Annotation:
A computed fold for a 73-nucleotide RNA from Candidatus Iainarchaeum sp., annotated as transfer RNA. Lineage of the source: Archaea > Candidatus Iainarchaeota > Candidatus Iainarchaeia > Candidatus Iainarchaeaceae > Candidatus Iainarchaeum. The coordinates come from a structure-prediction model, not an experiment, and the mean pLDDT is 82. Rfam family: tRNA. Rfam classes the family as a transfer RNA. Rfam links the family to the GO term triplet codon-amino acid adaptor activity.
RNA sequence: GGGCUCGUCGUCUAGCGGUCAGGACGCCACGUUUACACCGUGGAGGUCAGCGGUUCGAUUCCGCUCGGGCCCA
Numbered sequence: 001g002g003g004c005u006c007g008u009c010g011u012c013u014a015g016c017g018g019u020c021a022g023g024a025c026g027c028c029a030c031g032u033u034u035a036c037a038c039c040g041u042g043g044a045g046g047u048c049a050g051c052g053g054u055u056c057g058a059u060u061c062c063g064c065u066c067g068g069g070c071c072c073a
Base pairs, nucleotide, nucleotide: 001072002071003070004069005068006067007066010025011024012023013022018056027043028042029041030040031039049065050064051063052062053061
């Protein structure tokens, strides 16, 4: 330098154009317990890496940029 691939709550991850972006773990509150843990219920937490484009509508499709990984030179 070229090609491929990934980037989503604190972490891991689902979401192949339209419901409110869902789940697990973690965190907080309540219940339970003498207490803690386990368990149950509820809650908070997301500029969907950034900018532009296509579209009535983009986390999703396209381009560029940034970052990670793999391959080639």